[in-house]
Context: one part of a larger RNA
RNA sequence: CCUUGGAGAAGGAACUAGGCAAAUUAACGCUGUAACUUCGGGAUAAAGCGUACCGAUUUAGGUCGGCCUCAGUAAAAUGGUACAACCAACUGUUUAGCAAAAACACAGGGCCCUGCAAAAUCGAAAGAUGACGUAUAGAGCCUGAUACCUGCCCGGUGCUGGAAGGUUAAGGAAGGAUGUUCGACGCAAGUCAAAGCUUCUGACUGAAGCCCCAGUAAACGGCGGCCGUAACUAUAACGGUCCUAAGGUAGCGAAAUUCCUUGUCGGGUAAGUUCCGACCUGCACGAAUGGUCUAAUGAGUUGUACACUGUCUCCUCCAAGAGCCCG
Repeated sequence: CCUUGGAGAAGGAACUAGGCAAAUUAACGCUGUAACUUCGGGAUAAAGCGUACCGAUUUAGGUCGGCCUCAGUAAAAUGGUACAACCAACUGUUUAGCAAAAACACAGGGCCCUGCAAAAUCGAAAGAUGACGUAUAGAGCCUGAUACCUGCCCGGUGCUGGAAGGUUAAGGAAGGAUGUUCGACGCAAGUCAAAGCUUCUGACUGAAGCCCCAGUAAACGGCGGCCGUAACUAUAACGGUCCUAAGGUAGCGAAAUUCCUUGUCGGGUAAGUUCCGACCUGCACGAAUGGUCUAAUGAGUUGUACACUGUCUCCUCCAAGAGCCCG
């Protein structure tokens, strides 16, 4: 000097990013127990008291009397508590080896597909899973207990339905053309040229799809601007105008979302960029990409208080074990 334990005057979080670490609490019995609440809980809430041994008595439990200590759950094992806010309802799951969470899952809710040789999935196929199931079933997607709710927009994209018109493939194909030549004509060169075959061309015909017409947002998604106006001022219930598919409803709001920002006001502190309650000027909340509240739960995040302490003021001592020094 280090590691691991133990003790500490006075103070008691002044430490620190943060009470990290440590300390406190603790067992059993009795008394007692608030807000809130989904009436189950919260709850071991909180808070308080008792506990050994000996004698008598007693079936036992216990009751009465006595006695010693600083201390009777005498060691060990063995909850610190309370008040608020956020997030997630909950128990559960997860990055084997830096993340356990607010992430995943969940019961509950919704949409959509599927009538059975089901849809969906694997497989060139046979076949298999689905399922030895049958719409109270099975697959996919979203949301995520309960409670109160879930507004407007179908213009775009998607999906579903429609079939009048436009466009449109292979294929089919009237007709036309090229090559070849049986034949005819011609003295010859050559001209005409049927059928067939060949190579092209091709009116017309020709499905789905797309265009088109509707529906659909718990489908993907979206949810405005400018100007004026009230008998102080300020503000604007009101009016005008432009644009849009429609212009954000309820609720919440400087929020896990607020840049300006340590917004402003109130509370708590001697002093508070954090915290709590409000305000609303929402840079850039908002309704199953769910919105808002919520008892219970949480090795979750944040703030506060009591208790407690070597975290600290400010360090000291002891024990054991390393290292180091000396021999």
Large-subunit ribosomal RNA, domain IV from a Chitinophagaceae bacterium, 327 nucleotides, folded computationally. It was read from a public genome assembly. It matches the Rfam family "Bacterial large subunit ribosomal RNA". The family is grouped with related families in Rfam's "LSU clan". Lineage of the source: Bacteria > Bacteroidota > Chitinophagia > Chitinophagales > Chitinophagaceae. Its mean pLDDT, the model's own confidence on a scale to 100, is 86.